[in-house]
Context: one part of a larger RNA
């Protein structure tokens, strides 16, 4: 002099865009943040037609009720599919191939999507719901009896693919790509729209469409290992290491590997700082500097860790899974004491500890995300509001005239000086804030159509009224810009460093004047 996720003192008028628990990765009431999908299934169930039968009212036609069948709409707990590994927090742990950069994968895997091939036959057994017993205070189970699927589980087939021979061609070593042959292992699921003919009593089959399904390939964005080089502090840490370094053989993985087991050698690292301690997520960047360079990793962007704390696997294409599961362990809560439920580092919001740091909002209109064929549902992701001078910015608190240079106030050498064109007065504008009228884009998509904007009657425009409602804080001894007067008497105080104050204090306090910034202006912390 520049910055700050800032605090504290005074003081505060409006917008506009950012920002906003830097401490206790300490506890957690309440709501709410991950569902969908009835065009994958079989019940239940609520509306309407229609037929039918029984009942009441009537001579009847009907009309009411109850009840069985059939369709058509709807909702929807369970089975199933898919999603839940994303998105959204934190910075606990890590000095590490975590992370930047740059190479390898002839050692690897991918769900939706995309290319292009090939198929999609025929059977079967159960189970959930339902229904009926029964256990339990409750979370919850338990039994029987029965049912279905795109749920399971078999048999065909077998473009393909594994696999094994055997050949060509290429290579960056291990090897790779293709093409033949093989007795040899290997699939699948249907669901919906429309329909002229035939076939069926009917449902349907039969045909085209669409959506799946299976093997297999291309690619795309994803993900996984390997390696070179890069970045903190300590030698008052000098030796470190037995799965330790290497083989060779199984084993295991999607793969490479002491990953992990048997056997076998005796090796690996180290002053170019291992081994141990401390401190720390990294990273694009961010602040200061003319720059080298020093600091820092708030917001927003990428990678990684992590989800009460430890450990472990399930399931999946992908998790060792924040709102999944099992185990212990702290804590808390319910209990009928037998036994159970729970995890805000999600969004808000509580108490706690702090110098501090926000509403238990509105909405899915818009942008992205799951599901769905769609209509459409769910989204505390997003978009908005609220709140706080937290920072930046931009704007306003009038403009122009106005000298008797009133009046007060201060200071005087008593003459004046100065406050000061400042006020008053006159003239004039109306920005924000105020009233009133009018009023948006953002809408693209969806929907037969109607119609659909939270924000929000908001932003903007038109009119109206009246200078009307809007100024402080800090300094005035030097540095550093800006001085008198009174108190005060080394006292009460000031003070960033010099220092000031003991009777004439420009330094304390108060007034009057000035300077200097300004909705701010000191003041403390940090770092250049």
């Nucleotide at each position: 002099g520049a910055a700050u996720g800032a605090a504290c003192g005074c003081u505060g008028g409006c917008g506009g865009c950012g920002u906003g628990g830097u401490u206790a990765a300490g506890a957690c009431a309440u709501g709410c943040a991950a569902g969908u999908c009835g065009a994958a299934c079989g019940g239940g169930u609520u509306u309407u037609u229609c037929a039918g039968c029984u009942g009441u009212a009537g001579c009847a036609a009907u009309a009411c009720a109850a009840u069985u069948g059939a369709a058509a709409a709807g909702c929807u707990a369970g089975u199933g599919g898919c999603g839940a590994a994303c998105g959204g927090g934190u910075g606990c742990g890590u000095a590490a191939c975590a992370c930047g950069u740059g190479a390898a994968c002839a050692a690897u895997u991918u769900a939706c999507c995309u290319u292009u091939u090939a198929g999609u036959g025929u059977g079967g057994a159960a189970u959930a719901g339902c229904u009926u017993g029964u256990c339990g205070a409750a979370a919850g189970g338990c039994a029987a009896a029965u049912u279905a699927a795109u749920a399971c589980c078999g048999c065909a087939u077998g473009u393909g693919g594994u696999u094994g021979u055997g050949g060509u061609c290429c290579g960056c070593a291990u090897g790779g790509a293709u093409c033949a042959c093989a007795u040899a292992c290997u699939a699948a699921a249907g669901c919906u729209u429309g329909g002229g003919a035939c076939c069926g009593c009917a449902a349907g089959g039969c045909c085209a469409g669409g959506c799946g399904c299976u093997a297999a390939u291309c690619g795309a964005g994803g993900a996984g290992u390997u390696c070179g080089c890069g970045g903190c502090c300590u030698a008052u840490c000098a030796g470190c290491u037995a799965g330790u370094u290497g083989g060779u053989g199984a084993g295991g993985u999607a793969a490479u590997a002491g990953c992990u087991c048997a056997c076998c050698a005796a090796g690996g690292c180290g002053a170019c700082g291992a081994c141990g301690g401390g401190u720390a997520g990294c990273u694009g960047g961010c602040g200061u500097g003319a720059g080298a360079g020093c600091g820092c990793g708030a917001a927003c962007a990428g990678c990684c860790a992590c989800a009460c704390u430890g450990g472990g696997a399930c399931u999946g294409a992908g998790a060792c899974a924040c709102g999944g599961c099992c185990c212990a362990g702290a804590c808390u809560c319910c209990u009928a004491c037998g036994g159970g439920a729970g995890g805000c580092a999600g969004c808000a919001g509580u108490g706690g500890g702090g110098a501090a740091u926000c509403u238990u909002g509105c909405u899915c209109a818009a942008u992205g995300g799951g599901c769905g064929a769609a209509a459409g549902c769910c989204u505390g992701a997003a978009g908005c509001a609220g709140c706080g001078a937290c920072g930046c910015c931009g704007c306003g608190u009038g403009u122009g005239g106005g000298a008797a240079g009133a009046a007060g106030g201060u200071c005087u050498u008593c003459g004046g000086a100065u406050u000061g064109u400042a006020a008053a007065c006159c003239a004039c504008u109306u920005u924000c804030a105020g009233g009133a009228g009018g009023g948006a884009a953002g809408a693209a998509g969806c929907g037969c159509a109607a119609g659909u904007g939270a924000c929000g009657g908001u932003a903007c425009c038109u009119c109206c009224a009246a200078a009307a409602g809007a100024a402080g804080g800090c300094c005035c001894g030097g540095c550093c810009a800006a001085c008198u007067a009174c108190g005060u008497g080394c006292c009460a105080g000031c003070a960033g460093c010099c220092g000031c104050g003991g009777u004439a204090a420009u330094a304390c306090g108060u007034a009057g004047g000035g300077a200097c910034c300004a909705a701010g202006c000191g003041u403390u912390g940090u770092c250049c």

Predicted 3D model of a 528-nucleotide part of an RNA (small-subunit ribosomal RNA, 5' domain) from an Opitutaceae bacterium. RNAcentral holds the full RNA, with entries from SILVA. The source organism's lineage runs through Bacteria, Pseudomonadati, Verrucomicrobiota, Opitutia and Opitutaceae. Rfam family: Bacterial small subunit ribosomal RNA. Rfam links the family to the GO terms structural constituent of ribosome and ribosome.